[in-house]
């Protein structure tokens, strides 16, 4: 200086008038009316993908299933999330990515092409034997070359051989055992052993280990008002076998009503319960906003993060309020010789509260790093 | 607000233990008829909402993320 990694912080600023929710405090003609104060949207409120808190349910026990998650240690209320470390793959790097356990339990799939697609195979070629109308055909050996494919049963040299091949043999890869280092995950210029034996797919079934009761603030609680109830179902069912299959019928057995904790069984509680069609009501309080809060410094940890101290209080609507107008600056286009001017101010807007992921986003700010180049 | 389900040809629906997408009305095109319907044969019509991963391959698996529908109170 140019080119990037990567953390991180800001969401235009002031003032004047008008206008809304909300608490509070006086006033009232009792009408949430009037008047003063103070307060009022985000880093993602957005999606609704995980996970808590919180609330009912019959207090939710046990097995199946059924879902989640997936290197390894930690860190948190808990996460699929964060921190550090290991492994693979990119990047010259600074760094960035990764559902990263197990196909050597089992099952299953690989269309097409190709000679063969998985306890492999021989289309061309190569080698040898035998035939011969010399084009080639037969019959046996190979897997070094060619050739299909996403993939073809280690790699390259040699030695061997008719030609070949881990048949043999050095290197290199690779797989078990062992030591050493590490809590581990994994590492190793460490040593032995095997001529290579279990090719790929578990975001296929599965198998290991670890979670997980269900529904959700339209949860749930009180109160005030309306209305109209009705009709069908829930024992002549279900379920399993038998007469080769499929219906019915028929014989034999097992089970016994509804609901509940979603699916089945055992437990265990309850007494109606479903589905349809019909009417009613769109009132008010409570849940609700002080909480795993936020800001600041100190100690511990490399870090997530803990802990002490001291400060602070920051929206609660319920057809849903956070808006509008004007001046001055700020920033961006336009325009201009410069000025004036004129437009614009990204994404997006709480709705029981937190922790996170994901995903949209103009425009600026700060820091730590890297690689090129020039200069000293 | 909570939850939940669909996207596939104009149109209403298939197709899932992955192997290269159908049917049925509907369009067109030609026979039959004098013409039209029906009928017969025949054709064309798709980025499987969209974007990424996995995987030799994705309408089907995974993740995102856009649409659109249905549920919800009291008589209960």
């Nucleotide at each position: 200086u140019g080119a990037g990694a990567c953390c991180u912080c800001u969401u235009g600023a002031u003032g004047a008038c008008c206008g809304c929710g909300g608490c509070u405090g006086c006033g009232u003609u009792c009408g949430g009316c009037g008047c003063a104060g103070c307060u009022g949207a985000g880093g993602a409120a957005c999606u609704u993908c995980c996970g808590g808190g919180c609330u009912c349910c019959a207090c939710a026990g046990g097995g199946c299933a059924c879902g989640a998650u997936g290197g390894c240690g930690g860190a948190c209320a808990a996460c699929a999330u964060c921190c550090g470390c290991c492994c693979a793959g990119g990047g010259c790097g600074a760094c960035c990515u990764g559902a990263g356990a197990g196909c050597a339990a089992g099952c299953g799939c690989a269309g097409c092409a190709g000679a063969g697609a998985a306890c492999a195979g021989a289309c061309c070629g190569c080698c040898c034997g035998g035939c011969u109308u010399c084009g080639g055909c037969c019959g046996g050996g190979u897997a070094a070359g060619g050739g299909u494919g996403a993939a073809a049963c280690g790699g390259c040299g040699g030695u061997g051989u008719a030609a070949g091949a881990g048949a043999c043999c050095a290197c290199c890869g690779g797989g078990c055992c062992u030591c050493u280092g590490g809590c581990a995950a994994c590492a190793g210029c460490a040593g032995g052993c095997c001529g290579c034996a279990u090719g790929g797919c578990a975001a296929g079934c599965c198998u290991c280990a670890u979670c997980g009761g269900g529904a959700g603030c339209a949860a749930g609680g009180c109160c005030a008002a309306g209305c109209a109830g009705a009709a069908g179902g829930c024992a002549c069912g279900u379920c399993g076998g038998a007469u080769g299959c499929c219906a019915c019928a028929u014989c034999c057995g097992g089970c016994a009503g509804g609901g509940g904790c979603u699916g089945c069984c055992c437990g265990c509680c309850c007494c109606g319960c479903c589905u349809u069609c019909g009417g009613g009501u769109a009132g008010g309080c409570c849940g609700c906003u002080a909480g795993a809060g936020c800001c600041u410094g100190g100690c511990g940890g490399c870090g997530a993060c803990g802990u002490c101290a001291g400060g602070u209080c920051g929206a609660g609507a319920u057809g849903g309020a956070u808006g509008g107008u004007c001046a001055u600056c700020c920033g961006u286009g336009c325009g201009c010789a410069a000025c004036a001017g004129c437009a614009c101010g990204a994404c997006a807007g709480a709705a029981c509260c937190c922790g996170g992921g994901g995903u949209a986003u103009a425009a600026g700010g700060g820091g730590u790093c890297u690689c090129a180049c020039c200069a000293c | 607000g909570u939850g939940g389900a669909u996207a596939u040809a104009g149109c209403u629906c298939a197709g899932c233990a992955g192997g290269u997408a159908g049917a049925g009305c509907a369009u067109c095109u030609g026979a039959u008829u004098g013409u039209g319907g029906u009928u017969c044969a025949g054709a064309a019509g798709g980025u499987c909402g969209c974007g990424c991963g996995u995987u030799c391959g994705a309408a089907c698996c995974g993740c995102g993320u856009u649409a659109u529908c249905c549920a919800c109170c009291c008589c209960a």
Two RNAs folded together computationally: RNase P RNA and transfer RNA, 452 nucleotides in total. Rfam match: Bacterial RNase P class A. By type it is a ribozyme. Rfam's curators write: Ribonuclease P (RNase P) is a ubiquitous endoribonuclease, found in archaea, bacteria and eukarya as well as chloroplasts and mitochondria.